[in-house]
């Protein structure tokens, strides 16, 4: 540095829907697989629609892979669309 797993960043309800996802649907194209005289099936890609969707972010831990460096040392966080509610802390009444 890369990806994976786990934890934390206080919670709940409602809502919109970018990315992602969906053995969903439509259109177009491709195909080394199956099958046919052909059609077709399976698979892939692009676009659209529908559905789902506000921890996808940051920090820390663990092992793995890869790669390089050099003295070190300290404290912790900052964020997460919109509306409402609860909790917690502080201040005022």
């Nucleotide at each position: 540095g890369c990806g994976g797993c786990c934890g934390a960043g206080g919670g709940g309800c409602g809502u919109u829907g970018c990315a992602g996802c969906g053995c969903u649907g439509g259109c177009a194209c491709c195909u080394a697989c199956c099958u046919u005289g052909a059609c077709g099936g399976g698979g892939g890609u692009g676009c659209c629609a529908c559905g789902u969707c506000a921890g996808g972010c940051u920090c820390g831990g663990c092992a793995g892979c890869u790669u390089g460096a050099a003295c070190a040392u300290u404290u912790c966080a900052a964020c997460g669309g919109c509306g409402c509610c609860c909790a917690u802390u502080c201040u005022u009444a």
This is a predicted structure of a 93-nucleotide RNA (SAH (S-adenosyl-L-homocysteine) riboswitch aptamer) from an uncultured Pseudomonadota bacterium. The coordinates come from a structure-prediction model, not an experiment, and the mean pLDDT is 78. It matches the Rfam family "SAH (S-adenosyl-L-homocysteine) riboswitch aptamer". On this family, see Wang et al., Mol Cell 2008: "Riboswitches that sense S-adenosylhomocysteine and activate genes involved in coenzyme recycling". Gene Ontology terms of the family: S-adenosylhomocysteine metabolic process and regulation of gene expression.